[in-house]
């Protein structure tokens, strides 16, 4: 430096144009002497960031930052 993968709620992760699934954790109810487990409901993601196709972008396309792998040059 050159190629390539990855970044999505607190964590983990699904999705590959049609408007965010799912588990863990949190909150509240049931449930139990009380807790745990169990069951039922909820909250909470501007999809690293900017910007540009599109009627519609997490998903495409350009630049950027951050980590991760190779590989090349110096020491």
């Nucleotide at each position: 430096g050159u190629g390539g993968g990855c970044g999505u709620g607190g964590c983990c992760a699904a999705g590959c144009g049609g408007u965010a699934a799912g588990g863990c954790g949190c909150c509240a109810g049931a449930c139990u002497g009380u807790g745990g487990a169990u069951c039922u409901g909820g909250a909470g993601a501007u999809c690293g960031c900017g910007g540009g196709u599109u009627c519609a972008a997490a998903u495409c396309c350009c630049g950027u930052c951050g980590c991760c792998c190779a590989c090349c040059c110096c020491a």